RNA sequence: AGAGUUUGAUCCUGGCUCAGAUUGAGCGCUGGCGGCAUGCCUAACACAUGCAAGUCGAACGAGGACUAGUUCUUCGGAACUAGAGCCGAGUGGCGGACGGGUGAGUAACGCGUAGGGACCUGCCUUGGAGAGGGGGAUAACCCGGGGAAACUCGGGCUAAUACCGCAUGAUACCUAAGGGUCAAAUAGGGGCUUCGGCUCCUGCUCUGAGAUGGACCUGCGUCAGAUUAGCUUGUUGGUAGGGUAAAGGCCUACCAAGGCAACGAUCUGUAGCUGUUCUGAGAGGAAGAUCAGCCACACUGGGACUGAGACACGGCCCAGACUCCUACGGGAGGCAGCAGUGGGGAAUAUUGGACAAUGGGGGAAACCCUGAUCCAGCAAUGCCGCGUGUGUGAAGAAGGCCUGAGGGUUGUAAACCACUGUCAGGGGGAACGAACUAUUCCUGGCCAAUACCCAGGACAGCUGACGGUACCCCCAAAGGAAGUGCCGGCUAACUCCGUGCCAGCAGCCGCGGUAAUACGGAGGGCACAAGCGUUGUUCGGAAUCACUGGGCGUAAAGAGCGUGUAGGCGGUUUGGAAAGUCGGGUGUGAAAGCCCCGGGCUCAACCCGGGAAUUGCAUCCGAAACUUCCAAGCUAGAGUCCCGGAGAGGAAGGCGGAAUUCCGAGUGUAGGGGUGAAAUCCGUAGAUACUCGGAGGAACACCAGCGGCGAAGGCGGCCUUCUGGACGGUGACUGACGCUGAGACGCGAAAGCGUGGGGAGCAAACAGGAUUAGAUACCCUGGUAGUCCACGCCGUAAACGUUGUGCACUAGAUGUCGGGGGAUUCACCCCGCCGGUAUCGCAGCUAACGCAUUAAGUGCACCGCCUGGGGAGUACGGCCGCAAGGCUAAAACUCAAAGGAAUUGACGGGGGCCCGCACAAGCGGUGGAGCAUGUGGUUUAAUUCGAUGCAACGCGAAGAACCUUACCUGGGUUUGACAUCUGGGGGAUGCUAUGGAGACAUGGCAGUGCCCUUCGGGGAGCCCCAAGACAGGUGCUGCAUGGCUGUCGUCAGCUCGUGUCGUGAGAUGUUGGGUUAAGUCCCGCAACGAGCGCAACCCCUGUCUUCAGUUACCAGCAUUUAAGUCGGGGACUCUGAAGAAACUGCCCCGGUUAACGGGGAGGAAGGUGGGGAUGACGUCAAGUCCUCAUGGCCUUUAUGCCCAGGGCUACACACGUGCUACAAUGGACGGUACAGAGGGUAGCAAUAUCGCGAGGUGGAGCCAAUCCCCAAAAGCCGUUCUAAGUUCGGAUUGGAGUCUGCAACUCGACUCCAUGAAGUUGGAAUCGCUAGUAAUCGCGGAUCAGCAUGCCGCGGUGAAUACGUUCCCGGGCCUUGUACACACCGCCCGUCACGUCACGAAAGUCGGCAACACCCGAAGCCGGUGGCCUAACCCUUGUGGGAGGAGCCGUCGAAGGUGGGGCUGGUGAUUGGGACGAAGUCGUAACAAGGUAGCCG
Repeated sequence: AGAGUUUGAUCCUGGCUCAGAUUGAGCGCUGGCGGCAUGCCUAACACAUGCAAGUCGAACGAGGACUAGUUCUUCGGAACUAGAGCCGAGUGGCGGACGGGUGAGUAACGCGUAGGGACCUGCCUUGGAGAGGGGGAUAACCCGGGGAAACUCGGGCUAAUACCGCAUGAUACCUAAGGGUCAAAUAGGGGCUUCGGCUCCUGCUCUGAGAUGGACCUGCGUCAGAUUAGCUUGUUGGUAGGGUAAAGGCCUACCAAGGCAACGAUCUGUAGCUGUUCUGAGAGGAAGAUCAGCCACACUGGGACUGAGACACGGCCCAGACUCCUACGGGAGGCAGCAGUGGGGAAUAUUGGACAAUGGGGGAAACCCUGAUCCAGCAAUGCCGCGUGUGUGAAGAAGGCCUGAGGGUUGUAAACCACUGUCAGGGGGAACGAACUAUUCCUGGCCAAUACCCAGGACAGCUGACGGUACCCCCAAAGGAAGUGCCGGCUAACUCCGUGCCAGCAGCCGCGGUAAUACGGAGGGCACAAGCGUUGUUCGGAAUCACUGGGCGUAAAGAGCGUGUAGGCGGUUUGGAAAGUCGGGUGUGAAAGCCCCGGGCUCAACCCGGGAAUUGCAUCCGAAACUUCCAAGCUAGAGUCCCGGAGAGGAAGGCGGAAUUCCGAGUGUAGGGGUGAAAUCCGUAGAUACUCGGAGGAACACCAGCGGCGAAGGCGGCCUUCUGGACGGUGACUGACGCUGAGACGCGAAAGCGUGGGGAGCAAACAGGAUUAGAUACCCUGGUAGUCCACGCCGUAAACGUUGUGCACUAGAUGUCGGGGGAUUCACCCCGCCGGUAUCGCAGCUAACGCAUUAAGUGCACCGCCUGGGGAGUACGGCCGCAAGGCUAAAACUCAAAGGAAUUGACGGGGGCCCGCACAAGCGGUGGAGCAUGUGGUUUAAUUCGAUGCAACGCGAAGAACCUUACCUGGGUUUGACAUCUGGGGGAUGCUAUGGAGACAUGGCAGUGCCCUUCGGGGAGCCCCAAGACAGGUGCUGCAUGGCUGUCGUCAGCUCGUGUCGUGAGAUGUUGGGUUAAGUCCCGCAACGAGCGCAACCCCUGUCUUCAGUUACCAGCAUUUAAGUCGGGGACUCUGAAGAAACUGCCCCGGUUAACGGGGAGGAAGGUGGGGAUGACGUCAAGUCCUCAUGGCCUUUAUGCCCAGGGCUACACACGUGCUACAAUGGACGGUACAGAGGGUAGCAAUAUCGCGAGGUGGAGCCAAUCCCCAAAAGCCGUUCUAAGUUCGGAUUGGAGUCUGCAACUCGACUCCAUGAAGUUGGAAUCGCUAGUAAUCGCGGAUCAGCAUGCCGCGGUGAAUACGUUCCCGGGCCUUGUACACACCGCCCGUCACGUCACGAAAGUCGGCAACACCCGAAGCCGGUGGCCUAACCCUUGUGGGAGGAGCCGUCGAAGGUGGGGCUGGUGAUUGGGACGAAGUCGUAACAAGGUAGCCG
């Protein structure tokens, strides 16, 4: 520090996710030791049991026990005295307000920080003054009573440091300044004593000061919600009084009417606050466990008492809920102390030890108490440290795994050998933590005092829970001690097997449908390690709320526009002030923590000491540039006045003509209108058309212009009136008066609403006609609201420049509108100023597109707005509205994207250009018939398999009777029909018998080979037997593959290098202008070149030449004529080898002087002469595992192999491809002529001969320019048929044959005789062909024993037509749009149906919360009263009063009750939309001109 994920790819925007750190953690697996920390985050839920606050006899009385003594004794004991360092309860004092727990409440002066003045403060320190003299009670105790208990009542006795007066009064308090008021406590111990007392210590009273602690007040800071906007009556202030320790509405009475709030009052939700902790580079964000400070609370609510201090955790009273006891009458209780229990929960420990240390309470002290604390226990909860060995060791062992079978890896790892001893284990030793206090001694202080006491010091002595622990030594032995997660990318780490969209994984992207590095296992590896993963939390990454540090033309985002309030910001000069700002000082910012330095535990964690820091606040001093404030000026901002012209700026009134429609009249006759075509509709009752007249409403052609005006919406005939603004020019004036603008107010297209008018045209709704599968649409005919006017609402638009307003600055060029200036006599024109509007363009900016002085550049000021998509601009609430609706505006849930710009393709019922038998023009077919053949389907035991739009279907198959053959039935066989290896035997082999359908089984006979040889033998081949390795498979996967092939397409394209452009994908080149069959060539050009394609080179064919001349040829000579038969010839044809020829070479014209095109000449051939071979990058997961090869899987007495028979030949049907026809351009018969290319020895076969014929017999010749197949046919000549189901057509069927073959039944071909079906030119539709082509005619060949109408070839005869490119199909190039990229067979929308989920509404219903009104009113304080009670004190003397009290009354008052509302939550029949879900239904809305451009209101 970044990475993954939107796309075919790219850049950007943007969300989601990951890597880090963290934790009071939980869970899973695992677990050796130690140190230091930490440990109910949930139910402030309920609690059994024990403990957690007592102590003082030196405050007091009484009693008890003990010791000693004395006396008595019934020997049991009792009484008295004294002692003490004894004790329970009681009176009294101090402490139970600390310590400990918890975080419920609290948004507050609660906390933090800095201050303030009107206060209190026990114990403590230090001063001053004093402690004189009296009195009356009361617990305990005794007696009696009540009660189950808790407890309580009455009588009697008694003490005090308990209580009450009196005296004194320095000080204190009050004061009318004269005066008045207020105190006490002694006890114990020591010393001295003249026994009177004195003195020391402690305690007591009043008072001053301090210290400590506390109370109160103030500035500032302190969460979220505005879908909480107004709140408040003791409220704000004053006066008087009360009250308090104290200021104060703290309380009361009266007076005034204030106080708070957009700088967020009130309300609601949430929350203890802080030092700090976690994270982060920081700024920030989150948290507030442990430790420390503060606050609050103590079952819930209320209340006071006591006290220095409480409204009191282990105190009291009352109310409530709960629990317990009860004799039913009453009582008791409060773990949020330490342990512990139940419960809740994912989850959090022992009913431990000790007061040894530290600290606290009491005490003079000893000492007692102390679940504070110190320790121990439990827990890997965290941090830190250590160990589980070290060295050596290659035969690279065994085993495992993989393998290309060689090996690789685990792996120096192990074993082996040699060492070591941390920890754990055993034994032994053994701490620090302990210093006080008290005792003794010394010194000093106090004192009359050498006592006592206080302070300091010293020698001894005493005290340890932890704990026999840390630590040290010895012993033994590698012996007891490693796991967890991961290994597709991010992200370090790879293979095999299993599984087969199953099981499963997953943080995101995504894996899994038979070869899974992603699931599960294994081997191996990577990471961390007594832990490792995972889940949750927080921060980070996230600049993804942006202060540091983001944005708003198109990605989310500028309010529709203006006026303007608060606020924010503000020109220039001088002086002053000093709030901001800057510098310095002081105080504070607790400690701990973080950081630095040093030190202590062996190190570290941890701990100790010191420093720094604590960015803050307060205060004092200083500076004055900037901001601010005050004062005084200035004129450059802004404004006012004057002059001038421009304008659809606004409002009102009036006027005008054209057109539509309607009405009247006239002319006139059959149509009009409308459309793609029609129809509805109008018209013989006279339309349309034309003419005249009239009515009425609305809108204003031309001018008219990316012209003008306005803030925007918007504004268009002409005239008048009223009126706003801008602009230009000129001088003068005001003197910062400015900019922006939350709220607010106003304006605001169309549609819509209300009331009243108006209504010509147009026209939602609606009706009809069409279209259509449907057509609630598009088109047509009608037509109502509305559109118009007045007044009032509505307040929204794609209200857009998708660009807020203002100011300043930053190259230019051009057009145009308004005004002015210079020059010119004027006009035109030219130069140039200000203001507007528009196009292009530099720098700059931008993701790109683009913007570019009218900024989207560079800055300033202010406002508005955004923060992933969907849900949703929706719900709820509120405000506005008559309504429609508008404004404000969420969440649950869901997705891993949604987007912007640009790129390359593909596509378009987009455009341009251009090709092709693509259409058109023609010729002939198919589709109808019969048959052949293939396919589908059906059937079957099987009808083997594959091929399926073009590009499957006379295809694989160049030939299924057996074989083939893969299928079926049945019969056999198991190392196999075939290959290699091992052992044994045997020549190989031939002939033959029996059984059987055959395979096969069982026999018999014959027979001895080849090579080498040292003659012993060895080797190779073949056969048989045996065993196992293995063979075999036309079994599966063409979606694992190679190879081969089809197709686009013989279309003209497809790319690369370098350079250049672009952030990039990419572009350029390859586009453009011409041209071509062609990316063919030329020209141009940021391109220059190159490759694969095109063309050419190759083959055939067309002309000629040369050479050669048999088997081919025969002109002339000669021979024979039946025949090139023979001699001969080498001319010709031909054969087959080499050449020539054609290149736009020549001429004319066009064209850019080019490429090239048109015409012509010559030529056998002319612009590629014709044909073939040749198929770029790629596409279709195209076809083929059944040609072959091959991975994987499956099978192995079978899915292999052998055999017989059957099937592939089935047949209601459907389709493709063909053949033959339907006839006279023909059929039949007779005669007759002319090819090419092929094939032939297991072959072709002549002459001859037999048969009507297929064919038979026979065999000359031929391994072929020699012989044969071989007859070419159409054609030509002649005869016949005469328009018909025929002398057409030949299917079908019967009979008889021929040939091939082991065998023609299923199931061959052919022949003859007989039979003579459909069919009379073929619906929709559809195919081929542009010249030696179509059409037509025959011939040959491969396969093959036999079997073509198929296939591949060959020649004969031999046309028609092409105007042309609008349309159909396919293709090429350029361009355009795109929401497509699996690429239009694409994408995608809405209803409906089903399922799941969350949410809203809803008659209601059930809770919670806080207020309000009223009722009732506990405890208690306060006030009143006090007839009753009363020891002290006062007055009095009656046995009375004062004073005091119980009781009663009243104010306040918690809980409770009643009531109507508010807020909030749960639930609710039903209902509404939303989201998601596998291949449901209906349509086709959007994306292309998406087939009616789309979109907004």
Small-subunit ribosomal RNA from an uncultured bacterium, 1497 nucleotides, folded computationally. The RNAcentral record of the sequence draws on ENA and SILVA.